[in-house]
RNA sequence: GACUGUGUAGCCAAGAGGAAAGGCUGUGGGUUGCAGCCCCAUGACCGUUGGUUCGAAUCCAAUCACAGUCU
Numbered sequence: 001g002a003c004u005g006u007g008u009a010g011c012c013a014a015g016a017g018g019a020a021a022g023g024c025u026g027u028g029g030g031u032u033g034c035a036g037c038c039c040c041a042u043g044a045c046c047g048u049u050g051g052u053u054c055g056a057a058u059c060c061a062a063u064c065a066c067a068g069u070c071u
Stems, first nucleotide, its partner, number of pairs: 001070007010024003018054001026042005047063005
């Protein structure tokens, strides 16, 4: 330098054009003599910027970070 892959909540991880599942952790509450277990509640406009579309996490382009292949 060329190309490929990944980027979604504090962490892990679904989602494949029609208003973002689940698990762990945290916080608040219930329960308990106090805790633990258990139950309820509580969180993300999706790396960034544009484009396409009535509608984009999802499609397209550029760019950033990380990982890899080739030269």
Notes:
This is a predicted structure of a 71-nucleotide RNA (transfer RNA) from uncultured Ruminococcus sp. NCBI's taxonomy places the organism under Bacteria, Bacillota, Clostridia, Oscillospiraceae, Ruminococcus. Rfam family: tRNA. About the family: Transfer RNA (tRNA) molecules are approximately 80 nucleotides in length. The family's RNA type in Rfam is transfer RNA.